The prediction has a mean pLDDT of 83. The RNA shown here (transfer RNA) has 73 nucleotides and comes from a Leptospiraceae bacterium. Its Rfam family is "tRNA". Its family is annotated with triplet codon-amino acid adaptor activity in the Gene Ontology. About the family: Transfer RNA (tRNA) molecules are approximately 80 nucleotides in length. The organism belongs to Leptospiraceae, within Bacteria.
[in-house]
């Protein structure tokens, strides 16, 4: 240089054309306990890497770009 894989919540990651974009984990805040841990309950946290297409709708599908990562040379 080339090819493929990935980028969505603070952190680990689903989700692959139509839902209000989700789990767990931290974190806030409450039950519970003398008081902690555990456990349970709420609620809060997102310009889905950028930018431009396609489409009636785009985190998805297409092109370019910018980062991590494998893998040839």
């Nucleotide at each position: 240089g080339c090819u493929c894989c990935g980028g969505u919540a603070g952190c680990u990651c689903a989700g692959g054309g139509g839902a209000u974009a989700g789990a767990g984990u931290g974190g806030u805040g409450g039950a519970c306990u003398u008081c902690g841990a555990a456990u349970c309950c709420a609620g809060c946290g997102g310009u889905c890497g950028c930018a431009g297409g396609u489409u009636c709708g785009a985190a998805u599908c297409c092109u370019g770009c910018c980062c991590g990562g494998a893998g040839c040379g």